[in-house]
This is a predicted structure of a 109-nucleotide RNA (SAM riboswitch aptamer (S box leader)) from Clostridium carboxidivorans. Of the family's consensus pairs, 97% are formed in the model. Its Rfam family is "SAM riboswitch aptamer (S box leader)". About the family: The SAM riboswitch is found upstream of a number of genes which code for proteins involved in methionine or cysteine biosynthesis in Gram-positive bacteria.
RNA sequence: CACUUAUCAAGAGUGGUGGAGGGACUGGCCCGAUGAAACCCAGCAACCAGUAUCAUAUUUUUAUGGUAUAUUGGUGCUAACUCCUGCGGCGCAAGCUGAGAGAUGAGAG
Numbered sequence: 001c002a003c004u005u006a007u008c009a010a011g012a013g014u015g016g017u018g019g020a021g022g023g024a025c026u027g028g029c030c031c032g033a034u035g036a037a038a039c040c041c042a043g044c045a046a047c048c049a050g051u052a053u054c055a056u057a058u059u060u061u062u063a064u065g066g067u068a069u070a071u072u073g074g075u076g077c078u079a080a081c082u083c084c085u086g087c088g089g090c091g092c093a094a095g096c097u098g099a100g101a102g103a104u105g106a107g108a109g
Base pairs, nucleotide, nucleotide: 001109003107004106005105006104007103008102013041015040016039017038021031022030023029025086027084028083042078043077044076047074048073049072050069051068052067053066054065055064056063057062082101087098088097089096090095
């Protein structure tokens, strides 16, 4: 970088360093010197591994699936629904809804 698949309505700091930007992109609308990004610490969550337990198959080993846990490891996340929106459908409108795009995990290249 492109592919497959699952999830995206919940949750999480009055901390330290740092100094002007940030919310992917478009158009909006916002956040920011009552301190942005980034880094550290802290926290949240539970996708993968781990651990415990149950079921099925198996002589055992073990494999697969369910449930629980967060003491351990790998990520991830900690303004606003993925902040809204870009294409389509319904609707007088407000709005509802599907897709696309994006993000994250796991897998395979």